[in-house]
Molecule: transfer RNA
Organism: Candidatus Nomurabacteria bacterium
RNA sequence: GGGCACGUGGCGGAACGGUAUACGCGUACGACUCAGAAUCGUAUGGGGCAACCCUUGAGAGUUCAAAUCUCUCCGUGCCCA
Repeated sequence: GGGCACGUGGCGGAACGGUAUACGCGUACGACUCAGAAUCGUAUGGGGCAACCCUUGAGAGUUCAAAUCUCUCCGUGCCCA
């Protein structure tokens, strides 16, 4: 230099163009216990006192509607030279 794949919450990770984040871990509170561990229940994306605002690497495009399709860029991994 060329090609391919990937980038989603605190972490792993799913998601057909139609509720952004299923499920698991973690965390908080509670139940249980003499006390713990384990187990069970509820809650849990971020900011803000709140109203509300923001959110799938960044920006743009297509579309009624984009994590998903297209383009550019950034980053990571692999292959070729």